[in-house]
């Protein structure tokens, strides 16, 4: 890149540097944004998809739970909404 599976109305924001545009694309809506948005970085901080532990449970496997020091992910608005599309996005496992 490429097919799978599994989630996507819950939950968690400061600081610093940038400087116009921004909520994935494509109509039509809504927010957000120079009282600095969107981005990178630093720290903190949710979550539990791995992983690891620990406890029910089973003849073992699967299973249920709790924790979270590790891998990832996320921390405006249901993936902002409504309609299209060869949607995307993240995470596991594969060739």
């Nucleotide at each position: 890149a490429c097919a799978c599976c599994a989630u996507c109305c819950a939950g968690a924001g400061c600081g610093a540097c940038u400087g116009a545009g921004a909520g994935a694309c494509c109509u039509g809506g809504c927010u957000c944004g120079u009282u600095g948005a969107c981005g990178u970085c630093g720290c903190a901080g949710c979550a539990a998809c791995c992983a690891c532990u620990c406890c029910c449970g089973u003849c073992a496997c699967g299973g249920g739970g709790a924790g979270c020091c590790g891998g990832u992910g996320c921390u405006a608005c249901c993936g902002c909404c409504a309609g299209g599309a060869c949607c995307g996005a993240u995470g596991g496992a594969g060739a």